A computed fold for a 131-nucleotide RNA, annotated as FMN riboswitch aptamer (RFN element). The coordinates come from a structure-prediction model, not an experiment, and the mean pLDDT is 75. Of the family's consensus pairs, 100% are formed in the model.
[in-house]
RNA sequence: AAAAAUUCUUUGGGCAGGGUAAACCCGACCGGUGGUGAUGCCGUCAGCGAACGGACAAGUCCAACAGCCCCAACAGCCGAUGCAGUGAGAUUCUGCAACCGCCAGUAAAGUCUGAAUGGGAAAGAAUAAAU
Numbered sequence: 001a002a003a004a005a006u007u008c009u010u011u012g013g014g015c016a017g018g019g020u021a022a023a024c025c026c027g028a029c030c031g032g033u034g035g036u037g038a039u040g041c042c043g044u045c046a047g048c049g050a051a052c053g054g055a056c057a058a059g060u061c062c063a064a065c066a067g068c069c070c071c072a073a074c075a076g077c078c079g080a081u082g083c084a085g086u087g088a089g090a091u092u093c094u095g096c097a098a099c100c101g102c103c104a105g106u107a108a109a110g111u112c113u114g115a116a117u118g119g120g121a122a123a124g125a126a127u128a129a130a131u
Base pairs, nucleotide, nucleotide: 005127006126007125008124009123010122017026018025019024028111029110030101031100033063034062035061040056041054042053043052044051059099060098067077068076081097082096083095084094085093103114104113105112
């Protein structure tokens, strides 16, 4: 110096208004974690560049978590996107239009109440053996 391990902390949001109506209809609002993320933005170079660096950046791409199953794990199951434009290159940018959202309660629920001052993905801090 780094690191197994240990301890501690943190760890999501959302129906305004209207219809006879809390959930239906019109309409409104929300989008956790890690990865990828060229154009665009900022900077570097005398200048240019598909050069270099940095920040931002996906609910619908990949993955984990959660949930179901299971004595418990593993495995398995487990929602949703297209078109056009720009560009060398886009399911990530811009525009437009769609779609998705565990379980229980209630005749009905992504948003109310409950499990939940819960749990975890993950993030941070401290200590620190061997090496």